[in-house]
RNA sequence: AGAGUUUGAUCCUGGCUCAGGAUGAACGCUGGCGGCGUGCCUAACACAUGCAAGUCGAACGAAGCACUUCUGGUUGGAGAUUCGUCGAAGACCGGAUUUGACUUAGUGGCGGACGGGUGAGUAAUGUAUGAGCAACCUGCCUUUCAGUGGGGGACAACAGUUGGAAACGACUGCUAAUACCGCAUAAUGUAUUGAGAGGGCAUCCUUUUGAUACCAAAGGAGCAAUUCGCUGAAAGAUGGGCUCAUAUCUGAUUAGUUAGUUGGCAGGGUAACGGCCUACCAAGACUUCGAUCAGUAGCCGGACUGAGAGGUUGAACGGCCACAUUGGGACUGAGAUACGGCCCAGACUCCUACGGGAGGCAGCAGUGGGGAAUAUUGGGCAAUGGGGGCAACCCUGACCCAGCAACGCCGCGUGGAGGAAGAAGGCUUUCGGGUUGUAAACUCCUUUGACGAGGGACGAUGAUGACGGUACCUCGAAAACAAGCCACGGCUAACUACGUGCCAGCAGCCGCGGUAAUACGUAGGCGGCAAGCGUUGUCCGGAUUUACUGGGUGUAAAGGGCGCGUAGGCGGGCAGGCAAGUCAGAUGUGAAAUCUCCGGGCUCAACCCGGAAAUUGCAUUUGAAACUGCAGGUCUUGAGUAUCGGAGAGGCAAGCGGAAUUCCUAGUGUAGCGGUGAAAUGCGUAGAUAUUAGGAGGAACACCAGUGGCGAAGGCGGCUUGCUGGACGACAACUGACGCUGAGGCGCGAAAGCGUGGGGAGCAAACAGGAUUAGAUACCCUGGUAGUCCACGCCCUAAACGAUGAAUACUAGGUGUGGGGGGACUGACCCCUUCCGUGCCGGAGUAAACACAAUAAGUAUUCCACCUGGGGAGUACGACCGCAAGGUUGAAACUCAAAGGAAUUGACGGGGACCCGCACAAGCGGUGGAGCAUGUGGUUUAAUUCGAAGCAACGCGAAGAACCUUACCUGGUCUUGACAUCCCGAUGAAUGCAUGGUAAUGCGUGCAGUACUUCGGUACAUUGGAGACAGGUGGUGCAUGGUUGUCGUCAGCUCGUGUCGUGAGAUGUUGGGUUAAGUCCCGCAACGAGCGCAACCCUUAUCUUUAGUAGCCAGCAGUAAGAUGGGCACUCUAGAGAGACUGCCGGGGAUAACCCGGAGGAAGGUGGGGAUGACGUCAAAUCAUCAUGCCCCUUAUGACCAGGGCUACACACGUGCUACAAUGGCGUAAACAAAGGGAAGCGAAGGAGUGAUCCGGAGCGAAUCUCAAAAAUAACGUCUCAGUUCGGAUUGUAGUCUGCAACUCGACUACAUGAAGCUGGAAUCGCUAGUAAUCGCGAAUCAGCAUGUCGCGGUGAAUACGUUCCCGGGUCUUGUACACACCGCCCGUCACACCAUGGGAGCCGGUAAUGCCCGAAGUCAGUGUCUCAACCUUUUGGAGAGAGCUGCCGAAGGCAGGAUUGGUGACUGGGGUGAAGUCGUAACAAGGUAACC
Repeated sequence: AGAGUUUGAUCCUGGCUCAGGAUGAACGCUGGCGGCGUGCCUAACACAUGCAAGUCGAACGAAGCACUUCUGGUUGGAGAUUCGUCGAAGACCGGAUUUGACUUAGUGGCGGACGGGUGAGUAAUGUAUGAGCAACCUGCCUUUCAGUGGGGGACAACAGUUGGAAACGACUGCUAAUACCGCAUAAUGUAUUGAGAGGGCAUCCUUUUGAUACCAAAGGAGCAAUUCGCUGAAAGAUGGGCUCAUAUCUGAUUAGUUAGUUGGCAGGGUAACGGCCUACCAAGACUUCGAUCAGUAGCCGGACUGAGAGGUUGAACGGCCACAUUGGGACUGAGAUACGGCCCAGACUCCUACGGGAGGCAGCAGUGGGGAAUAUUGGGCAAUGGGGGCAACCCUGACCCAGCAACGCCGCGUGGAGGAAGAAGGCUUUCGGGUUGUAAACUCCUUUGACGAGGGACGAUGAUGACGGUACCUCGAAAACAAGCCACGGCUAACUACGUGCCAGCAGCCGCGGUAAUACGUAGGCGGCAAGCGUUGUCCGGAUUUACUGGGUGUAAAGGGCGCGUAGGCGGGCAGGCAAGUCAGAUGUGAAAUCUCCGGGCUCAACCCGGAAAUUGCAUUUGAAACUGCAGGUCUUGAGUAUCGGAGAGGCAAGCGGAAUUCCUAGUGUAGCGGUGAAAUGCGUAGAUAUUAGGAGGAACACCAGUGGCGAAGGCGGCUUGCUGGACGACAACUGACGCUGAGGCGCGAAAGCGUGGGGAGCAAACAGGAUUAGAUACCCUGGUAGUCCACGCCCUAAACGAUGAAUACUAGGUGUGGGGGGACUGACCCCUUCCGUGCCGGAGUAAACACAAUAAGUAUUCCACCUGGGGAGUACGACCGCAAGGUUGAAACUCAAAGGAAUUGACGGGGACCCGCACAAGCGGUGGAGCAUGUGGUUUAAUUCGAAGCAACGCGAAGAACCUUACCUGGUCUUGACAUCCCGAUGAAUGCAUGGUAAUGCGUGCAGUACUUCGGUACAUUGGAGACAGGUGGUGCAUGGUUGUCGUCAGCUCGUGUCGUGAGAUGUUGGGUUAAGUCCCGCAACGAGCGCAACCCUUAUCUUUAGUAGCCAGCAGUAAGAUGGGCACUCUAGAGAGACUGCCGGGGAUAACCCGGAGGAAGGUGGGGAUGACGUCAAAUCAUCAUGCCCCUUAUGACCAGGGCUACACACGUGCUACAAUGGCGUAAACAAAGGGAAGCGAAGGAGUGAUCCGGAGCGAAUCUCAAAAAUAACGUCUCAGUUCGGAUUGUAGUCUGCAACUCGACUACAUGAAGCUGGAAUCGCUAGUAAUCGCGAAUCAGCAUGUCGCGGUGAAUACGUUCCCGGGUCUUGUACACACCGCCCGUCACACCAUGGGAGCCGGUAAUGCCCGAAGUCAGUGUCUCAACCUUUUGGAGAGAGCUGCCGAAGGCAGGAUUGGUGACUGGGGUGAAGUCGUAACAAGGUAACC
């Protein structure tokens, strides 16, 4: 950084898709280690269990425990003993007392407002940035000043009684305090008030000095020193509160909202300002610079992406906010309207003795549920931090660690070096090989991780280590334990085989798959990444595809139909001023983390630490004054006004005019008129049409008339008058920027349409009739109503177009035209010049191209409108407008990978121009009718083998089916085979003859019958055997080669270089002539060349020459006969040459090419004919000529044999033959060819037969012999127009020939029979000269079989004006929506299936408001007959407080009507999609009626 995809190809527009990065991810396959991070995105769903907020005994009483000392009682009995007794320790039960750094339920203090979680709500009571508070609070902490005197009364705990299941209470009595309450003291405090000083920012603030009134306190520890507290005040710090400015998503199909609402006054309330609240007064306040409403959403530092600008995002870390089951409420407190506090209401869960109670994991773990999906009911307070405490210390699921998870990032490993017999195996193969692949094996070496063993930290300044015997170090052992995933048609790196056969499947886009799939599946190989790899989702990028950077609007999507004008935006010259924008400096802030750079620490890295930079912003301040802006001054060129002048279908109103159509009246006049492609409907003998005269009425204004004029557009056309708008020119008097554009708004706005009232000649939707047609609800014709016209009022849309918004300035020319002015001129002309309009051509420039080009689509500026893939759709819903029709605004679901613009090459056109062809025309003869032959279709059949299918299949493959052929059918046989190669055994043959059997082959028998040899055998052959293989006219001509047909013997098809074009391509090859021809000439950005054309080749026509046998015979001889002698002149034969070239002449043409005519010539303009077939088209034909890939069959789809079939026959078609007759038939006798064939052959003479033919066998491998007679023709005779003396089918009989064999199924002969047919409908074929027509002859194939095919000659015409038409072709041009190319493309209804969607009687929910009802808790207010320790008091009360009650407000709840938003709904509307449905043919060509709005 780009790429794929619209086309036959191109350029452009334009969408879709891909390659990159990222992720709190998930899923599939796989999985070695470590470090650092991260881990419920869904149900702010419900939660079992444990823990997460306590601490202080140095505030207090009390209880308990332990201890000291003393002591009472009950015991106890060591020991002593004088045996009488004495009696210690100890144990138990008590009492008093001391001590304790012991424990703690309660009172009390501090903390539970931090820390931790979550993102539901919230579009602003939020957040970010920056200000402000002269309108505020702040526990603990720091500093300073001052103080701490003296009293009082209670309540818990506790004891007793008592209620309750429990939770939890109730009553009586006792008691302490740093708990509570008076009193004293009292200022720099507070309040009121007096007198000054200073300052500011409006209210005001600060400060000095008086007066009066009021307000404090608590003690604990210690031997003490002292220390920890306490109270008042001032300041600081910290943390908060409030206010302002700016910024902060989408929707206008949400345009108006608001009653405490906006402001004021007074009061209340608060820490404080404030409608925060209340009463009263006023009527304001917000809003197109987007209010209100609806939807969505925590915001930011940052994160991801990006070149950047931006876009997206807000997990983790950090700041702020909000919330804590849902909703409401206050209390306490420095701080809460309080996650682990309280009260109430709702839902839910649990306990219950049914009376009542308890609860709140969005703390850490964990459970269920939801979900594609997210971890342990772990360890520790060692560190960091927090709470309490004097402290020790206690608490801390904050935190530090560990566990789980490849979830992410980073690092490491799975070995390294050597090693070719290139092993084996796999895959593939053209069978040779190639590849896997130095890969493995093998040899040597190493040990990171994992494993075993030993040592063993930092984190901890003195103690204390959960992590952890962890990191790390050392030693040991062995290559040992450690590789997968995806892809391989293009994009995109990487290819083969097999399987499958539009199936199964793939696919991100284009697209693969229908029998040879690099695209499906598998394998081998290869590519990529790697402990991961792919897929999916999402975001950015690519996408300049919303364009600020950085796009467009003539034709691709896109200029409003046009004007006036509001807001807004933008705006002329000069000289000063200010400083809002702008620029520069300084200052504050822009938290930290992150990013970047530098350096450092973990072995590196990720990660972490330090420093710098950055934070592009905001604010304050100082300056500058060019530009913009602001307020003044001034100017005239922009703009406007005045004066003069001419032009005009500009507008409105009134009047007038003639031509024409129609109608009426009257006259003349008679049978038609009218209309069409042709007709008919219609009109007319009741007198039309035509014609003459008169009249009526409506509408439109010929000629002039012109890419002429006017108007903003729509639009405006006879003449006159009136009223009226605008533009232009001249002059330069006046104003002095007054201008441009213009969202909303207002007005105008063709035609059609609507309303009311007129009018109505012509025309004419609808409608009717007639035609056309398969149909014809059309095109054509005859009629004809709305309407068209007028007045008034609506509608408001058009391909309202120059498909081109308005304004200003600038940027080569040329040539017309309309209006005005100036100059010059004798002059209206002409010429020069200028302003305004209106056209054409054209340069630069622009543009995808087409094109535009001073009337820009050029160069710039300003403003407005509009566009962002096609379809759905200008549709639905909503709103506004309208009488309606309808208009304006204007989506989505779904669906496609295109839709589109311009140009190119073709092809096509019921487009054009030119040209050619037996293409038509002009002619001649046929086919189509008959009979027969032959081929095909169809039908039939056991089989009727197969192929060929418009021209270009059909007398075609087949130049010849009785058997064979033969491929088909039936039956019978064979299985290494009928045929080829290889191997083994046996035999010696092979082969021939005879023979048995059979339908026949197969099968069997007998006889005859070999070579070489070194004697081993070999060659060859037969037979038997095994397997490789043979064989296949089986399939695929759409896998192929080769061959062929066709367009077409048409004149075309291309290339190199150059040039033009962004390109496909063009040019050349077009043009003017000419030709049979892209043949030639001329011209030309082309110059040349190739394949075709022509020529060269063959043949034919003339002559010369050479050569004369088997050919010929003029002259000589000669004969029955060129038989012979002779000759080679002639004919002829076959070699070599000549000849024809527009060479010559005249005319035309351009002095050319060439054409016309002529001469000469055998032949004249390629002399006639043939061979020769360019690039290509038709997936044309052929796998059955041959060859061949792949597939298929293998005791058969191969091979052999017999018989049958290919020859069938209601029928249809093609090609032919013979005819229908007198231009003829028949008979008689007579004449003239050419080209061929001949040895398993042609076959003469002669003979036989009516004949086919037979007998015969001369001659000839052929210029010698033979087939062989040519026939038509001519002559004579006959027939005389008939189904015949035409015609010969069919049939009968008898024969001939070929052949193994003529039944199915041959040809021919004779005799007899004698059918249809009397010239052929629609239609259609051939032919332009030695041709058609007609006549016969020959050959190939072949035993035999031709009306077919291929050749040969004989006789021998007619016609062509011409190119309008039919067909085919060529060139140029034009249109195109075609490119599989008109046998193209393509539209709509209907039918069927599926999908989403609108309407819909309704039905069911959600949400936010509104009104009313009810009214919990609770604050506030009120309140009296209730109650009460402290203070006062005359002891009775008071002050004050409490509970109670009442009131306002008030959540949930109830009711109501609306709003809005979802779901669903019989039926219904259109829409979309869907290989082969129906009906038509609308569009694309002049699309067959030009299309379109």